[in-house]
Molecule: transfer RNA
Organism: uncultured Gemmatimonadaceae bacterium
RNA sequence: GCUCCCAUCGUCUAACGGUUAGGACACCAGAUUUUCAUUCUGGCGACCGGGGUUCAACUCCCCGUGGGAGUACCA
Repeated sequence: GCUCCCAUCGUCUAACGGUUAGGACACCAGAUUUUCAUUCUGGCGACCGGGGUUCAACUCCCCGUGGGAGUACCA
C1' cells in the first nucleotide's frame, strides 16, 4: 500500500429499515438489616464524524476517524 472485520450508556452486550434504543454490572436514592454485606424497588446514563438512499436509518450505500486481523513490497 491492498483486502477483510469492528465502533451503542462509565464497562460488557442486544436491537427484520418503523422501540420511549433493551439487558447485565457499576454508580445514585430509598426499603430491608443492630451495623456491614446480601436482597428488593426506583433513578441516572449511549448509537464515532460527515454525506447519500428512503415516507422513515443504530440498521443499507459512500467518504473519513480510531482499533484489530491477513497479505504484498522494502533496490